Source information: Transfer RNA from Nitrospina sp., 76 nucleotides, folded computationally. The coordinates come from a structure-prediction model, not an experiment, and the mean pLDDT is 80. Rfam family: tRNA. Rfam's curators write: Transfer RNA (tRNA) molecules are approximately 80 nucleotides in length. The source organism's lineage runs through Bacteria, Nitrospinota, Nitrospinia, Nitrospinales and Nitrospina. RNAcentral holds the sequence, with entries from ENA.

RNA sequence: UGCGCCCAUGGCUCAGCUGGAUAGAGCGACGGUUUGCGGUACCGUAGGUCGCAGGUUCGAGUCCUGCUGGGCGCGU
Numbered sequence: 001u002g003c004g005c006c007c008a009u010g011g012c013u014c015a016g017c018u019g020g021a022u023a024g025a026g027c028g029a030c031g032g033u034u035u036g037c038g039g040u041a042c043c044g045u046a047g048g049u050c051g052c053a054g055g056u057u058c059g060a061g062u063c064c065u066g067c068u069g070g071g072c073g074c075g076u
Stems, first nucleotide, its partner, number of pairs: 002074007011027004020058001029045005051067005
């Protein structure tokens, strides 16, 4: 340097089926109840447009193309 495969979704770890309507969970953060205080427990709130750009479709996190980043393998 070339080729192939896999991954990219809230701060973190991940789920999301055969494309279908408001994108979810756990942890974390914040607030409340409880407690003498803290922790635990319980309740609630905020936080993402799904790596980027296009395409297909009535409709895309999901399908297709290119690119970027990460991992693995192969070759001269």